[in-house]
RNA sequence: GCGUUAUCACGAAAGCGGGAGGGAAUAGACCCUAUGAACGCUUAGCAACCCCUCACUCCCUGAGGAAGGUGCUACAUUCUAUUCUGACCAUGUUCAGAAAAAGAUAACUU
Numbered sequence: 001g002c003g004u005u006a007u008c009a010c011g012a013a014a015g016c017g018g019g020a021g022g023g024a025a026u027a028g029a030c031c032c033u034a035u036g037a038a039c040g041c042u043u044a045g046c047a048a049c050c051c052c053u054c055a056c057u058c059c060c061u062g063a064g065g066a067a068g069g070u071g072c073u074a075c076a077u078u079c080u081a082u083u084c085u086g087a088c089c090a091u092g093u094u095c096a097g098a099a100a101a102a103g104a105u106a107a108c109u110u
Base pairs, nucleotide, nucleotide: 001110003108004107005106006105007104008103013043014042015041016040017039021032022031023030026081027080028079029078044073045072046071049069050068051065052064053063054062055061077102082099083098084097085096086095087094088092
């Protein structure tokens, strides 16, 4: 990297370095950013996927935990883009909802 499954709710930042971008990609919108972006390091924290303990001997399920492996710590998978459904001071570059696609994270697999 390919594939499968689950989730995409909530939550949690300071310091030092760095020096112009960032919010996944394309286009547009919107937003953050020299009162310092990306990124690196340190410390702290959040969560509970793996994990640990117990119920119960296993699976499932439930309750609790946080030593370790990941992950995460502006707002939000930000909105529009594809499909479907519904609404209407109507036929719209409208509004609302659902899904798909794409993406992110984890576990497993190759």
The RNA shown here (SAM riboswitch aptamer (S box leader)) has 110 nucleotides. It matches the Rfam family "SAM riboswitch aptamer (S box leader)". Rfam links the family to the GO term regulation of gene expression. Rfam's curators write: The SAM riboswitch is found upstream of a number of genes which code for proteins involved in methionine or cysteine biosynthesis in Gram-positive bacteria. The model forms 97% of the base pairs in the Rfam consensus.